The RNA shown here (Lysine riboswitch aptamer) has 177 nucleotides and comes from Fictibacillus phosphorivorans. The model forms 100% of the base pairs in the Rfam consensus. Its mean pLDDT, the model's own confidence on a scale to 100, is 76. The organism belongs to Fictibacillus, within Bacteria.
RNA sequence: AUAUGAGGUAGAGGCGCAAAACGAAUGAGUAGCAUAUGGAGUUCUUGGAAGACGAUGAAAUAUGUUGAAAGGUCAAUUUGCCGAAGUGUAAGAAGAGCUCCAUCUCUUUUUAUGCUGGGCCGCUGCUGAACAAGCAACGGACUGUCACUACAACUGUAGUGGAGAGCUAUUCCGACA
Numbered sequence: 001a002u003a004u005g006a007g008g009u010a011g012a013g014g015c016g017c018a019a020a021a022c023g024a025a026u027g028a029g030u031a032g033c034a035u036a037u038g039g040a041g042u043u044c045u046u047g048g049a050a051g052a053c054g055a056u057g058a059a060a061u062a063u064g065u066u067g068a069a070a071g072g073u074c075a076a077u078u079u080g081c082c083g084a085a086g087u088g089u090a091a092g093a094a095g096a097g098c099u100c101c102a103u104c105u106c107u108u109u110u111u112a113u114g115c116u117g118g119g120c121c122g123c124u125g126c127u128g129a130a131c132a133a134g135c136a137a138c139g140g141a142c143u144g145u146c147a148c149u150a151c152a153a154c155u156g157u158a159g160u161g162g163a164g165a166g167c168u169a170u171u172c173c174g175a176c177a
Stems, first nucleotide, its partner, number of pairs: 005172001007171005014082001016081005023074002032065006041053003046102003050099001085116013117143002120140003124136004145162007
């Protein structure tokens, strides 16, 4: 010096990722209460069986009155970071929601395994009060990185392609020259 290795350490991408508290908008003049109409059902996703409420008036509608909250979102700040983070499948654990149970729904978390370099835009679907936002698939250009090729010799430009188990720098182990 080269090659080997999911070795260690430190870094880079930029509308970069995530969390927290404060504030704000939305939620919403919604949920509640009263009156009137109404006239037999109601029990908020799905299923089940029972229970509860209801002619002393259910659901629903209208008027009046009081008037929220949660999740999600936003600007800057702080903190931790660069598989940051997110997500699919499978198997668990704990909790919450319903009157009760659940193979139902939601939240947190563990293990195994797979996908995505990054943000942006468009369209479709799901969630959602939402035209916000999130997630997934597909498509588009942009950007970072490496490889190859061509041109150049300004150590850049262009094209094609790959993926973060990557890339850059440095170091360690062992082998060989």